Description: The RNA shown here (transfer RNA) has 71 nucleotides and comes from a bacterium.
[in-house]
Parts: sequence; structure tokens; C1' cells
RNA sequence: GUGCCUAUGGUUUAAUGGUAGAACGGCGGGUUGUGGUCCCGCUAGCCUGGGUUCGAUUCCCAGUAGGCACC
Repeated sequence: GUGCCUAUGGUUUAAUGGUAGAACGGCGGGUUGUGGUCCCGCUAGCCUGGGUUCGAUUCCCAGUAGGCACC
């Protein structure tokens, strides 16, 4: 340089173009003699910028970051 793949809470990971879910974690509470387990509530997310669309995590373009192959 060329081609391809990936990007969603702190972590792992879902989501036919139609309200972004779950588990673990964190915080508060309940239970317990204490801790753990268990139960309840809360917390926090679509890589960035454009385009298409009534409506975009999803489709298109460009970029950024990471990865794979070739050179």
C1' cells in the first nucleotide's frame, strides 16, 4: 500500500429498520451474631461525522481504533 473482519454500560455479550435487553460488576436496602449465599431496588451503553428513511445499534459513505491475510 491492497483486501477483509470487529467496535453496544466498568467487563462479557444479545437485539427482522419500530421503547437498547441479559449476566457479572458497582451503590443502597432486606436476610445473617459477622462474612458469604439468597432476595429487592438503583446505577451505567449503541466508536466519530455525514447520508437514506416517517423512524437507523441495524442500510450507505468517509474517518478513527483494534485484528487477520497478502505485499